[in-house]
This is a predicted structure of a 118-nucleotide RNA (FMN riboswitch aptamer (RFN element)).
The coordinates come from a structure-prediction model, not an experiment, and the mean pLDDT is 81.
Of the family's consensus pairs, 100% are formed in the model.
It was read from a public genome assembly, where an Rfam model found it.
């Protein structure tokens, strides 16, 4: 140095102020937020995770599934800068990305002991 076996940790944020209403953090004005890898730093590009459906020998497998443009700087940015845009799983409830529940879960992964191979 890389590689790989065990374990521990750690790993999602967000409706201020007002309007209607018998009753909305759900309507409507307006506010707010961005998980992990990869790349010139990225919610909108590439992949991956959550989430949904179908099957099942319950270990899994297959399948759906959200959104960016202009301009500026550079070798090099759909990742800075600037503008003006857009998206957001399923159950509950007055119609939710934000409330309240699966979930004190799990997870893409990150760190780090211990060991073992080159």
């Nucleotide at each position: 140095u890389u590689g790989u076996g065990u374990c521990u940790u750690c790993g999602g944020g967000g409706c201020a102020g007002g309007g209607u209403u018998u009753g909305a953090u759900u309507c409507c004005c307006g506010a707010c937020u961005g998980g992990c890898g990869g790349u010139a730093a990225a919610g909108u590009c590439c992949g991956c995770g959550a989430g949904c459906g179908u099957u099942u020998u319950u270990g899994a497998a297959c399948g759906c599934a959200g959104a960016u443009u202009u301009g500026g700087u550079g070798a090099a940015a759909c990742u800075c800068c600037a503008a003006a845009a857009c998206c957001a799983a399923c159950g509950g409830u007055a119609a939710a990305g934000u409330c309240c529940g699966g979930a004190u879960a799990a997870a893409a992964g990150a760190a780090g002991a211990c060991g073992u191979g080159u």